[in-house]
RNA sequence: GGAAAUUUAGCGUAGAUGGUUCGCGCGCUGGACUGAAAAUCCAGAGGAUAAAGUUCGAUUCUUUAAGUUUCCA
Numbered sequence: 001g002g003a004a005a006u007u008u009a010g011c012g013u014a015g016a017u018g019g020u021u022c023g024c025g026c027g028c029u030g031g032a033c034u035g036a037a038a039a040u041c042c043a044g045a046g047g048a049u050a051a052a053g054u055u056c057g058a059u060u061c062u063u064u065a066a067g068u069u070u071c072c073a
Stems, first nucleotide, its partner, number of pairs: 001072007010026004019056001028044005049065005
């Protein structure tokens, strides 16, 4: 320099070929339980890399940019 893949919560990840409020595990916060703690149970907070475009409607499609990974030279 060229090509491909990927970006979803603090971390790891699932999902849907555009349509009802994006789930799960760990972690975090509060509560129950306990003499106290752990474990367990209940509840809660926290998310689509950025911008633009298409559309009645975009996390999903298109374009550009950025990050990460891989391959080729």
A computed fold for a 73-nucleotide RNA from Sediminibacterium sp., annotated as transfer RNA. Rfam family: tRNA. Its family is annotated with triplet codon-amino acid adaptor activity in the Gene Ontology. The organism belongs to Sediminibacterium, within Bacteria.